[in-house]
RNA sequence: GCUCCCAGCUAGGGGUGCAUGCCAGUGAGCCGGCCAUGCUGAGACAAACCCUUUGAACCUGAUUUGGCUAACACCAACGUAGGAAAGCAUUAUGAGCGCCAU
Repeated sequence: GCUCCCAGCUAGGGGUGCAUGCCAGUGAGCCGGCCAUGCUGAGACAAACCCUUUGAACCUGAUUUGGCUAACACCAACGUAGGAAAGCAUUAUGAGCGCCAU
């Protein structure tokens, strides 16, 4: 001196389930609710959380398969499967390369 990495900024992508109760409605149930509580999780309405090609954030396969549970993408397989949204830079630290000096 150059390159990479990392907080960061802007832009974009994504999911919001299960059980019980309550509300509404019904002859009763199903369905509906961003209502309350509980379960798991980063996140289940939180201007929050996660992810952006070095892409398992998320979708399809899937009314899938096995296990657990009150139940459930709760766990695992499927999965080197098919898709899926980018740019910027700077201080410090770290790494690599080149040059100079000793």
Overview: The prediction has a mean pLDDT of 75. Predicted 3D model of a 102-nucleotide RNA (TPP riboswitch aptamer (THI element)) from an uncultured Acidiferrobacteraceae bacterium. It was read from a public genome assembly, where an Rfam model found it. Rfam family: TPP riboswitch aptamer (THI element). From the family's description: Vitamin B(1) in its active form thiamin pyrophosphate (TPP) is an essential coenzyme that is synthesised by coupling of pyrimidine and thiazole moieties in bacteria.